[in-house]
RNA sequence: CUUCGACAAAGGCAAACCCAGGAAACCUGGAGACGCAAAGCCACGGGCCAAAUUCAUUUUUCGGCAGCCGGGCUACCGAC
Numbered sequence: 001c002u003u004c005g006a007c008a009a010a011g012g013c014a015a016a017c018c019c020a021g022g023a024a025a026c027c028u029g030g031a032g033a034c035g036c037a038a039a040g041c042c043a044c045g046g047g048c049c050a051a052a053u054u055c056a057u058u059u060u061u062c063g064g065c066a067g068c069c070g071g072g073c074u075a076c077c078g079a080c
Base pairs, nucleotide, nucleotide: 004078005077012036013035018030019029020028021027022026034067040073041072042071044070045069046068047065048064049063050061051060052059
């Protein structure tokens, strides 16, 4: 350095429910921990979802989801 991931250490994120605001999916903030070693970032492929549209299972969107899977980029710690 690569791989890998300890009942290690330091630190990190934060599901559901609830509250406030906006809202189509859903998002932001607060509160809260089910989990996470990329649960950091990117909608590129698949998937799901929304709205409009279509005869349609169609088509469209500077659409939504990165905590569904794959891919790309980057990164803390260091036992075996």